[in-house]
């Protein structure tokens, strides 16, 4: 130095290839029901698209720059 992959709640994740519906899901945490207390089991709340710019009627999804992490070559 030069290719590649990846980046969504506190965590792990789906969506992305082919733009559009309120951005889902589990794990947590906060309450509720139940229970002699707990746990378990239902309900209900909670929080996210890594950054700045483009394109577009609309961008987590396309395109360009950066930043960060993984591998590869050298």
């Nucleotide at each position: 130095g030069c290719c590649c992959c990846c980046g969504u709640a506190g965590u792990c994740u789906a969506g992305c290839u082919u733009g559009g519906a309120u951005a889902g899901g589990a794990c947590g945490a906060g309450g509720g029901u139940c229970u002699g207390c707990g746990g378990a089991a239902c309900c209900c709340u909670u929080g996210a698209c890594c950054c700045g710019g483009g394109u577009u009627c609309a961008a987590a999804u396309c395109c360009c720059g950066g930043c960060g992490g993984g591998g590869g070559c050298a």
Molecule: transfer RNA
Organism: Candidatus Aenigmatarchaeota archaeon